This is a predicted structure of a 72-nucleotide RNA (transfer RNA) from Cyanophora paradoxa. RNAcentral holds the sequence, with entries from ENA. Its Rfam family is "tRNA". It is annotated as a transfer RNA.
[in-house]
RNA sequence: AAGGGUGUAGUUUAAACGGAAAAACAUUAGUCUCCAAAAUUAAUAAUAAGGGUUCAAUUCCUUUCACCCUUG
Numbered sequence: 001a002a003g004g005g006u007g008u009a010g011u012u013u014a015a016a017c018g019g020a021a022a023a024a025c026a027u028u029a030g031u032c033u034c035c036a037a038a039a040u041u042a043a044u045a046a047u048a049a050g051g052g053u054u055c056a057a058u059u060c061c062u063u064u065c066a067c068c069c070u071u072g
Base pairs, nucleotide, nucleotide: 001071002070003069004068005067006066007065010025011024012023013022019055027043028042029041030040031039048064049063050062051061052060
């Protein structure tokens, strides 16, 4: 330099045909306990960024950014 792939809570993964973004672990708070652990209840928190198509975009198109793979 060329080609391809992946970006979703703090972490690991869903959402499949475009139709109200879920779960587990973690964190915080409550209950329980003499205290803690375990258990249990609740809360917080995310679509890499910009633009386009559409009544409606994590999803389709496009540009950029980050990372990974291949070729030279």